[in-house]
RNA sequence: GAAUAGAGGCGCGGCUUUCAAAAGUAGUGAGAUCGAGGUUGCCAAAACUGAGGAAGUCUUAUGAAAGGGUAAGCUGCCGAAGGGGAAAUUUGGCAAAUCGCCCCUGGUUGCAGCGGCGAACAGCUUUGCGACUGUCAUCGAUCCUGAUGGAGUGCUAUUUGU
Numbered sequence: 001g002a003a004u005a006g007a008g009g010c011g012c013g014g015c016u017u018u019c020a021a022a023a024g025u026a027g028u029g030a031g032a033u034c035g036a037g038g039u040u041g042c043c044a045a046a047a048c049u050g051a052g053g054a055a056g057u058c059u060u061a062u063g064a065a066a067g068g069g070u071a072a073g074c075u076g077c078c079g080a081a082g083g084g085g086a087a088a089u090u091u092g093g094c095a096a097a098u099c100g101c102c103c104c105u106g107g108u109u110g111c112a113g114c115g116g117c118g119a120a121c122a123g124c125u126u127u128g129c130g131a132c133u134g135u136c137a138u139c140g141a142u143c144c145u146g147a148u149g150g151a152g153u154g155c156u157a158u159u160u161g162u
Stems, first nucleotide, its partner, number of pairs: 001160006009078001011077007019069001027062007037049003041094003081105005088098002106133008115125003135150005
């Protein structure tokens, strides 16, 4: 240097099912009112629709789902995975999505804050300050096992090349 196999732990993802919530919400039907717009992620264009009454509001009847969450199971794994950035594809343009590249983060968790999604004070992401924990290095300790620092392109084991 290469190959293979591993470890951290409330470990990281994916899928399925259940439960709650979303919600008596959106939508739809009917009635009343109102009086000219409405439909698409947004703008433009085009198309459709509207005085035979648009959108909105009220009453009434009916009435979901997604994302996120709880629990369980299965499964792929240990840069598992997540975030940010520019470019490319898609578009008339923006947004969004996809994809390889570059940068950051060892992991879990508590508190506080910003932003976005969200019904939400949940959850996710992110920043800061802590705690716990794994790993390596240095110093110490040598019964006890502490301090400081680094980062996963790391660490450990085996095999192998120089």